[in-house]
RNA sequence: GCGGUGGUAGUUCAACGGUCAGAACGCGAGGCUGCCAAGCUCGCAACGGGGGUUCGACUCCCCCUCACCGCU
Numbered sequence: 001g002c003g004g005u006g007g008u009a010g011u012u013c014a015a016c017g018g019u020c021a022g023a024a025c026g027c028g029a030g031g032c033u034g035c036c037a038a039g040c041u042c043g044c045a046a047c048g049g050g051g052g053u054u055c056g057a058c059u060c061c062c063c064c065u066c067a068c069c070g071c072u
Base pairs, nucleotide, nucleotide: 001071002070003069004068005067006066007065010025011024012023013022018055026044027043028042029041030040048064049063050062051061052060
């Protein structure tokens, strides 16, 4: 330099172009308990950056950027 895969809550992962972007773990509060833990209820928190297409973009296109893999 070229090609491929990926970047979404604090972490690990989901999400046909359209409902409020979900789940688990985590954290906070409450209940429970003789106390703690576990379990139960509620809550917290995210689409890598910039453009474009579209009535509508996490999703499609382009550029940039970061990580990993391959080629030269």
Model confidence (mean pLDDT): 82 of 100. Transfer RNA from Phaselicystis flava, 72 nucleotides, folded computationally. Rfam family: tRNA. Gene Ontology term of the family: triplet codon-amino acid adaptor activity. Rfam describes the family as follows. Transfer RNA (tRNA) molecules are approximately 80 nucleotides in length. NCBI's taxonomy places the organism under Bacteria, Pseudomonadati, Myxococcota, Phaselicystidaceae, Phaselicystis.